[in-house]
Context: one part of a larger RNA
RNA sequence: CUCUCUCUAAGGAACUCGGCAAAAUAAUUCCGUAACUUCGGGAGAAGGAAUGCCUCUGAUGAAGAGGUCGCAGAGAAUAGGCCCAGGCGACUGUUUACCAAAAACACAGGUCUCCGCAAAGUCGUAAGACGAUCUAUGGGGGCUGACGCCUGCCCGGUGCCGGACGGUGAAGGAAGUUGGUUAUUCGUAAGGAGAAGCUGACGACCGAAGCCCCGGUGAACGGCGGCCGUAACUAUAACGGUCCUAAGGUAGCGAAAUUCAUUGUCGGGUAAGUUCCGACCCGCACGAAAGGCGUAACGAUCUGGGCACUGUCUCGGAGAGAGACUCG
Numbered sequence: 001c002u003c004u005c006u007c008u009a010a011g012g013a014a015c016u017c018g019g020c021a022a023a024a025u026a027a028u029u030c031c032g033u034a035a036c037u038u039c040g041g042g043a044g045a046a047g048g049a050a051u052g053c054c055u056c057u058g059a060u061g062a063a064g065a066g067g068u069c070g071c072a073g074a075g076a077a078u079a080g081g082c083c084c085a086g087g088c089g090a091c092u093g094u095u096u097a098c099c100a101a102a103a104a105c106a107c108a109g110g111u112c113u114c115c116g117c118a119a120a121g122u123c124g125u126a127a128g129a130c131g132a133u134c135u136a137u138g139g140g141g142g143c144u145g146a147c148g149c150c151u152g153c154c155c156g157g158u159g160c161c162g163g164a165c166g167g168u169g170a171a172g173g174a175a176g177u178u179g180g181u182u183a184u185u186c187g188u189a190a191g192g193a194g195a196a197g198c199u200g201a202c203g204a205c206c207g208a209a210g211c212c213c214c215g216g217u218g219a220a221c222g223g224c225g226g227c228c229g230u231a232a233c234u235a236u237a238a239c240g241g242u243c244c245u246a247a248g249g250u251a252g253c254g255a256a257a258u259u260c261a262u263u264g265u266c267g268g269g270u271a272a273g274u275u276c277c278g279a280c281c282c283g284c285a286c287g288a289a290a291g292g293c294g295u296a297a298c299g300a301u302c303u304g305g306g307c308a309c310u311g312u313c314u315c316g317g318a319g320a321g322a323g324a325c326u327c328g
Base pairs, nucleotide, nucleotide: 001323002322003321004320005319006318007317008316010314011313014312019309027051028050029049030048031047036041038146052068053067054066055065056064057063069073081307082306083305084304085303086302087301088299089298093105094104109144110143111142112141113140114139115138121130122129123128147294148293149292150291152224153223154222157221158220159217160216161215162214163213166212167211168210172206173205176202177201178200179199180198181197185193186192225243226242227241228240229239252286253283264280265279266278267277268276
C1' cells in the first nucleotide's frame, strides 16, 4: 500500500451524476393514527409508552402494589427506516440462461373481424393431425389494455364488404375467308386448272372472375390548411374577405418520457435551484382504442424534497485479521 472488519472529537450530505456505500430503524404488548379512497384500503400510517429479578394480591393467566440490581432489562443473536410531491405502468405475474427486471411483455376488461362444423385457421407432398371427442355464452385473427369520464371531423387515395347496366376481358367454341397438297379429274397439253380428304393462316360472334364502374365502411391503412384585414390608447381579434382541401384537430391535456430556440415567462421551494412542483400557451413537431384525460391500491420502477442517521465528506486518525514487501 491492497482486501475484509471495528472505533472515531466537532460538524452532519458540506461528498457525489446520484446519500453509491455505510449508519440508522427493527421484537412483543398497549395508546394513537392524516389526506385520499374503487369504502376493501391507506395502516405496522405517522407518533408515543412499557419490558429484568424477588415478594404479595389474583385458582392459573392477565393485571396491579411493594421491593431490588445494573451504564444498559426485546441487555446477546435474530430483527421494518419513515414522510411529502410528481412521471410511467392499474394490480399479482413474465423477460434479454452469462452486462438491461423496466415505463418493455402478459393480464382481466373493451372492440373489430372471420367461422354453421367435412367450420374458419394451422402443420404436412400426402395419408393424417391440431382446432375438438369442441359447436357462436364456441373457436381463430387484429388492435387496445383494471376502473371512472369519454372516444370528435374526413370514404378523395389504399384496403375490405356489397352491387352490377355498360367498357375491357383468357382458355375454349365458331359462321365465314384464304393458302398448301392432288384423283384412272378437266384440259387449248402448260411445270395450266383443280373436287373430296388432310393441313397452314385469319376470323364476325359466344365466352368467367378480375379491373374500370356504382355504393358502403375508421376501435380498417390513414389524414385532420394557408394568406389578408378588422374593436373609441395601445395590444389582441369574438368578426369579415380570399385561396385550397376528402376533411381542415372537437373534448381533454400541454416547455410534457413529446418544446428546437430554452436555463421560455410567472409563482413555490433554497442564502443560492439548467433538475423539481404549480401555472401560462407562442403545441419547431400532443390529441382521442399505434386510445385521450383522470385515478385509490400496488412497484428491488424513474424524478424532486424533507426527517432520522451516519467516516460519503471537512480530514484525517487508531486498531484487528489476511495479503503484498524484506529476511529465512